[in-house]
Molecule: Glycine riboswitch aptamer
Organism: Actinoallomurus iriomotensis
């Protein structure tokens, strides 16, 4: 020179679930009442950041063992915005078959 793997960096896709209940702040209106945005609570739900676990279930003829997009929801999240496993271009490094 340099496949294959491993990490970071950019740019594009990228799902699920109440834009709910009560309380309190403030503004907007107004003085019946509505209505925005913030805080805290409740209850109901989602899993594809992260962690956790291998109980089921999968991977093996069995068993030890295994990791996950499998389960659990501590977290995070349920209108927009943020965030996003995973994809795919393009880059920067590491290790290095030949």
């Nucleotide at each position: 020179c340099g496949a294959a793997c491993c990490c970071g960096c950019g740019c594009g896709g990228g799902a699920g679930a109440g834009a709910u209940c009560c309380c309190g702040g403030u503004g907007c209106a107004g003085c019946c009442a509505g209505u925005g945005c913030c805080g805290g609570g409740g209850c109901g739900c989602c899993g594809a950041a992260g962690g956790a676990g291998c109980a089921a279930a999968c991977c093996u003829c069995c068993c030890c063992g295994g990791a996950a997009c499998c389960u659990c929801u501590c977290a995070g999240g349920c209108a927009a915005a943020a965030g996003g496993a995973c994809c795919g271009c393009g880059u920067g490094g590491g290790c290095g078959a030949g």